[in-house]
Context: one part of a larger RNA
């Protein structure tokens, strides 16, 4: 391995594009490599197995057969696979006509709010907490009115609602760019699926250079609390958070559920197309939810968006700890990332 698994027990790669490879719709015909059958050569002897024979038997010895599941040649078969040639249209793609959207990039604009500054009114408190204090305030705070500056984020609408491969995406508007779905069945004619490697994208934090800095806020300082309090609470506050370019490449990157295809009761909500109908509504696609038939599951639960029934391809698991490790290698400015053991222990 034959013969196990991966939602929660160990185990689905963060996501995509895609090379090699593996797998692949329907039909006609040729070939006959795989495949099947027959025959032949070879497959040393001994051993093993079967049937005889010889030592009084047996062990042992000996004769014959079988076996040696393999390899080669020849002949034949052509269902399947393969391969050459030629078709087909249902898979796939393209065209035409519609359609929804926080899909992406760049620019412009807007109104609330916070903060600061200036000016006015006004006077003794304000702020904060379980309670306080640090803190701010007679050099006029808090409150209130008017004006200005600046940065960041876009209340309500807002919804198990939408879009995107994933990460993710939300004020309005302009320009540029991409993908999806439906209808039609016009075109090509299997052009498909998966995908080691490779490449691209990839939250937050972090890193480099230059800007920016309102609010928030690691670190840090102070006030409290406490036996202590390197915390929770409070007052402050720097990196950072924001922008441009570049790096990093990880997350409970989760549906803890890889991709694709086919099949297997229904009911109900919702988003978005199409058809019929005056309308109510019905039918038919594509998403997104709930409840449930069969079935599955250790159970929980899953259940046409499967964890059901099957097929193809990839990734991964093999007791706990040691170990998100060491060593080596590759990558990185660094932080570190990826790959990945053993002794020992239980």
């Nucleotide at each position: 391995u034959u013969g196990g698994g991966c939602g929660u027990a160990a185990a689905g790669g963060g996501u995509g594009u895609g090379u090699a490879g593996g797998u692949g719709g329907u039909u006609u015909u040729g070939u006959a490599a795989g495949u099947u059958a027959a025959u032949u050569g070879u497959g040393a002897a001994a051993u093993c197995c079967c049937g005889g024979g010889g030592c009084u038997c047996a062990a042992c010895c000996u004769c014959g057969g079988a076996a040696u599941u393999g390899c080669g040649g020849u002949u034949a078969a052509u269902a399947c696979u393969a391969u050459g040639a030629g078709g087909c249209u249902u898979g796939a793609a393209u065209g035409a006509g519609a359609u929804a959207a926080g899909a992406g990039a760049u620019g412009g604009c807007a109104g609330a709010a916070u903060u600061u500054c200036u000016a006015g009114u006004g006077u003794a408190g304000g702020g904060g907490u379980u309670a306080a204090a640090u803190c701010c305030g007679c050099a006029g705070a808090u409150a209130u009115u008017a004006g200005a500056a600046g940065g960041a984020a876009u209340a309500c609408c807002a919804g198990u609602g939408g879009u995107g491969u994933a990460g993710a995406c939300g004020g309005c508007u302009a320009u540029c760019u991409u993908g999806g779905u439906c209808u039609u069945u016009a075109u090509u004619g299997a052009c498909a699926c998966u995908g080691a490697a490779a490449c691209a994208c990839g939250a937050a934090a972090g890193a480099g250079u230059g800007g920016g800095g309102a609010g928030c806020a690691a670190a840090c300082a102070g006030g409290a609390u406490u036996a202590g309090a390197u915390a929770c609470c409070c007052u402050g506050g720097u990196a950072g958070u924001c922008c441009a370019c570049u790096c990093c490449g990880u997350a409970a990157a989760c549906g803890a559920u890889g991709a694709u295809u086919a099949c297997u009761a229904a009911a109900u909500g919702u988003c978005u197309g199409g058809a019929a109908g005056u309308a109510a509504u019905u039918c038919u696609g594509g998403g997104u939810g709930u409840u449930a038939a069969a079935g599955c599951u250790a159970a929980c639960g899953c259940g046409u968006u499967a964890a059901g029934u099957a097929a193809u391809c990839c990734g991964c698991c093999u007791g706990g700890g040691g170990a998100a490790u060491a060593c080596g290698g590759u990558c990185g400015c660094a932080a570190g990332a990826c790959u990945a053991a053993a002794a020992c222990u239980u």
Predicted 3D model of a 346-nucleotide part of an RNA (small-subunit ribosomal RNA, central domain) from an uncultured Rickettsiales bacterium. RNAcentral holds the full RNA, with entries from ENA and SILVA. Rfam family: Bacterial small subunit ribosomal RNA.